[in-house]
This record gives sequence, structure tokens and C1' cells, in this order.
RNA sequence: GGGCCCGUAGCUCAGUUGGUUAGAGCGCUGGCCUUAUAAGCCAGUGGUCACGGGUUCGACUCCCGUCGGGCCCA
Repeated sequence: GGGCCCGUAGCUCAGUUGGUUAGAGCGCUGGCCUUAUAAGCCAGUGGUCACGGGUUCGACUCCCGUCGGGCCCA
């Protein structure tokens, strides 16, 4: 330098080929339980969907660019 994949909650990831509300587990906070802690149960807490632009009535999803990470080729 060229090609491919990825970027969604504090962490690990889903999101059905554009549509009704952005979700799960873990975590965190409070409560119950316990002599106490852990475990268990209940409730709560969560997001500029990396960033910018475009297409569209409508974008996490499609297109272009930038940034970051990984793999391959040279």
C1' cells in the first nucleotide's frame, strides 16, 4: 500500500434481508431473607447504536468518507 471482518448499556453480546417501543445475561443501587456475609427472591438503574454526510415518508440496519480494533496478502 491492497483486501476482508468488526465498533449497540460499565462488561460479554443479540437485534429475522429499512417500520410499531432498542433488548438479554452479568454488573451496580435499594429492599426482603440471615446473628452476619454469601446464595436466593423482589424492585430500580441503564444507550448521541464509534463519528460525519447521503438515500428514504422512515436508518442500529442501505451507500460514501473518517477514526479505532482484528485477520490475510505484498
Transfer RNA from a Candidatus Woesearchaeota archaeon, 74 nucleotides, folded computationally.
Rfam family: tRNA. By type it is a transfer RNA.
RNAcentral holds the sequence, with entries from ENA.